[in-house]
Context: one part of a larger RNA
RNA sequence: CGCUGCAACAUUGACGGGAGUUCUCCCUAGUACGAGAGGAUUGGGAGGGACCCACCCCUGGUGCGCCAGUUGGACCGCUCGGUCCAUCGCUGGGUAGCUAAGUGGGGCAGGGAUAACCGCUGAAAGCAUCUAAGCGGGAAGCCCACCCGAAGAUGAAUGUUGCACGUCUUUAGACGAGAGACCCCCGGAAGACUACCGGGUUGAUAGGCCGCACGUGUACGGGCAGAAAUGCCUUUAGCGAAGCGGUACUAAUGGUCAAAGA
Numbered sequence: 001c002g003c004u005g006c007a008a009c010a011u012u013g014a015c016g017g018g019a020g021u022u023c024u025c026c027c028u029a030g031u032a033c034g035a036g037a038g039g040a041u042u043g044g045g046a047g048g049g050a051c052c053c054a055c056c057c058c059u060g061g062u063g064c065g066c067c068a069g070u071u072g073g074a075c076c077g078c079u080c081g082g083u084c085c086a087u088c089g090c091u092g093g094g095u096a097g098c099u100a101a102g103u104g105g106g107g108c109a110g111g112g113a114u115a116a117c118c119g120c121u122g123a124a125a126g127c128a129u130c131u132a133a134g135c136g137g138g139a140a141g142c143c144c145a146c147c148c149g150a151a152g153a154u155g156a157a158u159g160u161u162g163c164a165c166g167u168c169u170u171u172a173g174a175c176g177a178g179a180g181a182c183c184c185c186c187g188g189a190a191g192a193c194u195a196c197c198g199g200g201u202u203g204a205u206a207g208g209c210c211g212c213a214c215g216u217g218u219a220c221g222g223g224c225a226g227a228a229a230u231g232c233c234u235u236u237a238g239c240g241a242a243g244c245g246g247u248a249c250u251a252a253u254g255g256u257c258a259a260a261g262a
Stems, first nucleotide, its partner, number of pairs: 001152001005163007015149004021049007033038001051106005059100004066093005071086006110144003117137004165176004180257004184200005205251003208247005214240003221234005
């Protein structure tokens, strides 16, 4: 821009893409078969490999904005207690998120038309013949079925709902109203940008604050014991990121566009 009033939401599915895998074991059965050795067809059940999809409850990894321990140095005048530098100084842990080595799921079943092939009936050709007319069966393959996308499918589909007039004026035109949308702003398990999603005071969108969860692992100060290092008590303390709730304290100010035809 189009799809022929303008919108919002929900759909249909032409078409396209993905998937499609394989092994072992058990029962049928040591049966059929076979002199024996050996050893099934078939049907049923179980467990794997690789691959694919999703997820983070579990097991772990990471977790440079969390907590703690500790070495050397500098600084806060000194002690105490801290801050900074040294690969995040090193070390031990670790929330969310992201993840695999973790967890769950998938290739199943079924239908249709067929290939080679197997048949029925059956003439040409009194027989025979699966074929010439006609009718069946038959593959991991084909079409559907399963998953995903999808109406620019210009052949532009469908449904539901909302809004579709007033004033001035001489035809023209101007002003207002208007579902809805956009800019802007607060943000996001969305994201390169854009897009997408949530929110914008009739508000819990983000921050702050409060509570909880969770992580570290018992802070500082004080007291007691000890020569001291240190230990014990106060203290399952103190401190905390992204998590889950609550709460308008802070920030979401303010603008624009927008249909009337045949």
Molecule: large-subunit ribosomal RNA, domain VI
Organism: Phycisphaerales bacterium